[in-house]
RNA sequence: UCCGCGGUAGCUCAAUGGUAGAGCAGCUGACUGUUAAUCAGCGGGUUCCUGGUUCGAGUCCAGGCCGCGGAG
Numbered sequence: 001u002c003c004g005c006g007g008u009a010g011c012u013c014a015a016u017g018g019u020a021g022a023g024c025a026g027c028u029g030a031c032u033g034u035u036a037a038u039c040a041g042c043g044g045g046u047u048c049c050u051g052g053u054u055c056g057a058g059u060c061c062a063g064g065c066c067g068c069g070g071a072g
Stems, first nucleotide, its partner, number of pairs: 001071007010024004018055001026042005048064005
């Protein structure tokens, strides 16, 4: 330099172009000799950045940044 894949909650990951979710973690409560486990509930997001397409973009397009793999 070129090619491919990826970037979404604290972490690991989902999400046909149509209200961004789950598990774990956190917080509150229930349960009890206490802790753990279990159960119920709650909060938490500028979807890497900047543009474009569209009535509507996490998703499609262009450029950039970062990470991983490959080619030379």
Transfer RNA from Candidatus Buchananbacteria bacterium RIFCSPLOWO2_01_FULL_56_15, 72 nucleotides, folded computationally. Model confidence (mean pLDDT): 81 of 100. It matches the Rfam family "tRNA". RNAcentral holds the sequence, with entries from ENA. The organism belongs to Candidatus Buchananiibacteriota, within Bacteria.